This is a predicted structure of a 73-nucleotide RNA (transfer RNA) from an uncultured Lachnospiraceae bacterium. The prediction has a mean pLDDT of 81. It matches the Rfam family "tRNA". Its family is annotated with triplet codon-amino acid adaptor activity in the Gene Ontology.
[in-house]
RNA sequence: GCUACUGUGGCUCAGUUGGUAGAGCAAUUGAUUCGUAAUCAAUAGGUCACCGGUUCGAGUCCGGUCAGUAGCU
Numbered sequence: 001g002c003u004a005c006u007g008u009g010g011c012u013c014a015g016u017u018g019g020u021a022g023a024g025c026a027a028u029u030g031a032u033u034c035g036u037a038a039u040c041a042a043u044a045g046g047u048c049a050c051c052g053g054u055u056c057g058a059g060u061c062c063g064g065u066c067a068g069u070a071g072c073u
Base pairs, nucleotide, nucleotide: 001072002071003070004069005068006067007066010025011024012023013022019056027043028042029041030040031039049065050064051063052062053061
């Protein structure tokens, strides 16, 4: 330098043919307990790496940039 893949709450990952972004763990609060742990209930937390385009509507489609991984040279 070229090619492919990946980028979504603090972490690990879903998200179907474009139609209001979810789960598990973690966090906080409450219940339970003599207390802790475990268990149960509730709450908070993401403008989907960034910029632009298409569309009535984009995490999803298109272009570019950045970062990471793998391969080739």